[in-house]
């Protein structure tokens, strides 16, 4: 050099093209206790970038970014 995957909260992973993007952990509070822990409430937080297609993209399509595997 060809080819194939993959990329979504801090982490791990959901999401028939039409939901307010949800769920565990974790963080932040607030309840409880003598203090902690664990339980129970509640709150922040995310589509890997530009462009295209459509009434309506996380999703389909170019392109680039980066990561993985396979061939040579």
């Nucleotide at each position: 050099g060809g080819g194939c995957c993959c990329a979504u909260a801090g982490u791990u992973c959901a999401a028939u093209g039409g939901a307010u993007a949800g769920a565990a952990u974790g963080u932040c509070g607030g309840u409880u206790u003598c203090c902690g822990a664990a339980g129970c409430c509640g709150a922040a937080g995310a589509u890997c970038c530009a462009g295209g297609u459509u009434c309506g993209a996380c999703u389909c399509c170019u392109g680039g970014u980066g990561g993985g595997c396979c061939u040579a």

Transfer RNA from uncultured Rubritalea sp., 72 nucleotides, folded computationally. It matches the Rfam family "tRNA". Rfam classes the family as a transfer RNA.